[in-house]
Order: sequence, then structure tokens, then C1' cells
RNA sequence: CGGUGAGGUAGAGGUUGCGAGUAUUAAGAGUAGCGUUUGGGAGACUAUGUGGAGUCGAUGAUCAAACUGUGAAAGGAAUAAUCGCCGAAGUAAGUACAAUAACCACCUUAUUGACUUGCUGGGGCUGCAUUGAACAAGUGCAGAACUGUCACAAGCAUUUGCUUGUGGAGAGCUAUCAGAGAU
Repeated sequence: CGGUGAGGUAGAGGUUGCGAGUAUUAAGAGUAGCGUUUGGGAGACUAUGUGGAGUCGAUGAUCAAACUGUGAAAGGAAUAAUCGCCGAAGUAAGUACAAUAACCACCUUAUUGACUUGCUGGGGCUGCAUUGAACAAGUGCAGAACUGUCACAAGCAUUUGCUUGUGGAGAGCUAUCAGAGAU
């Protein structure tokens, strides 16, 4: 000079960036469950199904109703500080993967984790759908804006900046190091 290439390192977006656990609080909820009474009268329970193995039940089970009887928790949320970070993280599909679901085997389902591939720069608002006790919040799709970054175009200002417009995506952007190659 140049720009090989998912090279290494360090950073930025936001004071509502992302996530984790801890503490407190509200809600969950006077709900589930349990207890008593009444009715009823033979099966019921171990996530689904099958097989096995068990437990409870005429000393009244499962089930239903009543009582101003007793009475939780989880997931999710807010606040505070702490910690880890900037594909942080989330999500969809898949896996003859692993674990759990009061016993064993197989099957199915759900939850959690791991791996592979794809999508999303970021946080809000609105609408629809879905999860959820919820009017909280999460997720997906769509819409109109905001914001950060780079490129292009135009204008202004000069100390390389500001404004407007259009477009792209994080395998990006900025800085820096090594260094393919050429001179």
C1' cells in the first nucleotide's frame, strides 16, 4: 500500500439493555387441601394406556352438598442491593440424548437440561392469537413511530462535524494487535 478472513483482544447502544439467584412485598386466596355434618352405597388411588406389584375402603371409600370450621404453595410480578454479561437473551423445529413426574417395564404426555439448524440490532406503544387467577406479565404475528450503528444521496458548517432522506443487519459497528499477499 492493501484488506486475505466467521482471526485475536478491548469496547459502545439503555438510567426501562439482557439474564441469574437472594431478601422483602402484593396478588394467587379465604382458592386447593384438611376437618366436621348430611346424602349416597362399592369401589378408589400410584401423570395417560397396558401388564405387574402395592395402599385405602361396609369401623362407609371415590363422589356431591353444607359450615360465617381450619387453611397453604408453585409458576409469574414489583422493589432493593449483588453477580454474570452485550446473541447479552428470547423463540421455532428436530434429537433412537439425559433426568423428573409417591413402585417396576414399555408407550404417550408434561416439565427441566444438553446438542443441531433457522429467525430476532434494542426497548416501548397499538391490535389479534396464545399461556396465565389476573385488567399483571411472557411469547408469536402485524402496524406506525423512537433509538444506536454502518452505507449511499443532498444541504450546511469547516476541522471532519451537524441536519434531512433512503436502505441494510449483530457472522454487524468502533478501536487495536498479529498477519496472508504486493512494492